[in-house]
Description
This is a predicted structure of a 385-nucleotide part of an RNA (large-subunit ribosomal RNA, domain III).
Context: one part of a larger RNA
RNA sequence: GAGUAACGAUAAAGGGGGUGAAAAGCCCCCUCGCCGAAAGACCAAGGUUUCCUGUUCAAUGUUAAUCAGAGCAGGGUGAGUCGGCCCCUAAGGCGAGACUGAAAAGUGUAGUCGAUGGGAAACAGGUUAAUAUUCCUGUACUUCGUAUAAUUGCGAUGGGAGGACGGAGAAGGCUAGGCCAGCAUGGUGAUGGUUAUCCAUGUUUAAGGUUGUAGGCUGGACACUUAGGAAAAUCCGGGUGUCUAAGGCUGAGAAUUGAUGACGAGUGUCUACGGACAUGAAGUGGUUGAUGCCCUGCUUCCAGGAAAAGUCUCUAAGCUUCAGAUUAUACGAAACCGUACCCCAAACCGACACAGGUGGUUGGGUAGAGAAUACCAAGGCGCUU
Numbered sequence: 001g002a003g004u005a006a007c008g009a010u011a012a013a014g015g016g017g018g019u020g021a022a023a024a025g026c027c028c029c030c031u032c033g034c035c036g037a038a039a040g041a042c043c044a045a046g047g048u049u050u051c052c053u054g055u056u057c058a059a060u061g062u063u064a065a066u067c068a069g070a071g072c073a074g075g076g077u078g079a080g081u082c083g084g085c086c087c088c089u090a091a092g093g094c095g096a097g098a099c100u101g102a103a104a105a106g107u108g109u110a111g112u113c114g115a116u117g118g119g120a121a122a123c124a125g126g127u128u129a130a131u132a133u134u135c136c137u138g139u140a141c142u143u144c145g146u147a148u149a150a151u152u153g154c155g156a157u158g159g160g161a162g163g164a165c166g167g168a169g170a171a172g173g174c175u176a177g178g179c180c181a182g183c184a185u186g187g188u189g190a191u192g193g194u195u196a197u198c199c200a201u202g203u204u205u206a207a208g209g210u211u212g213u214a215g216g217c218u219g220g221a222c223a224c225u226u227a228g229g230a231a232a233a234u235c236c237g238g239g240u241g242u243c244u245a246a247g248g249c250u251g252a253g254a255a256u257u258g259a260u261g262a263c264g265a266g267u268g269u270c271u272a273c274g275g276a277c278a279u280g281a282a283g284u285g286g287u288u289g290a291u292g293c294c295c296u297g298c299u300u301c302c303a304g305g306a307a308a309a310g311u312c313u314c315u316a317a318g319c320u321u322c323a324g325a326u327u328a329u330a331c332g333a334a335a336c337c338g339u340a341c342c343c344c345a346a347a348c349c350g351a352c353a354c355a356g357g358u359g360g361u362u363g364g365g366u367a368g369a370g371a372a373u374a375c376c377a378a379g380g381c382g383c384u385u
Stems, first nucleotide, its partner, number of pairs: 013031006032382004040362004046342002050340001051075006060068002080141002082338003086119003092113003098107003122139005142334011153319002158314004166301004172294003177288005182203006188196001204262002208257003215250004219244008228236002263283001266279005302305001348357002364376004
């Protein structure tokens, strides 16, 4: 220079009360404003205690601070079913033997790892200052083990089926959600009117069980035979014959049960004004309607769209008083790790409480073709001078 520039989106503040040494900024209340395919809600990654409570104000916070993602102290993350671990494999890695190389080492079979993919099973309500599909209540489901009973050809690392998959397009059936009416409870206006065709609020309920619908796929049953499936086969595939017109598989949703339960506006009592306890009405119908489900479907196209295990079935070796298998019932087991909090952000990546960047799910109303745009709901904020 200079007490100058600046104090990081022009979404916005004003008033009252409280606390306090002190209040524009903290807490409570009223009014105003902003977002609302987000500036709301929930996850993954990443962070790693930032979460909650008490206390403190030196430093941190672009100002002050009684406040805080700051300091100090204490507390907080509860699982058979969520995710991992586990079983399985992809790209890729490693790689016994093996091959190559002077060696270091390189390649690579069997194999073994490796999810971003495949594989059993849980929902609703309640509860904490802070966790909940984890605790509690209610109602479920799965796998495995043991025992008992009945029946009985069981058996794999092998065969077969299945798992099992692309793009585009179109139609139908549904549901979530929304809206309206009805119903229930409450209200009747400080300013002209408002007992009415008025206003406000509520009208919510899952998984699972039973049933097997709209639809989709496929003819079905039996017998005989068989150069294929590296052995075998009653299985799969090929062939022949007889009988038959429906049978099977799959499949949203609805109905019913779950539920004489839960929740529920409100009302009553108590209150340290934070809340606690008790009680509890209506809880129906219509309409609209998805980008969600049926649909891994259907039609169509060429560029022809993972694998393996779990699963079902067939036999081989073998076992066949045993073992094993199927069904039912009872009892038992289900370990370990993650779980707080932020997550389009002041907590992640950007040296910062940085106008940048960051994958997925959800995403209400009115107008509208619409997830555009505008205004609003729930919810969240007014961006720390």
Rfam family: Bacterial large subunit ribosomal RNA. Gene Ontology terms of the family: structural constituent of ribosome and ribosome. The coordinates come from a structure-prediction model, not an experiment, and the mean pLDDT is 88.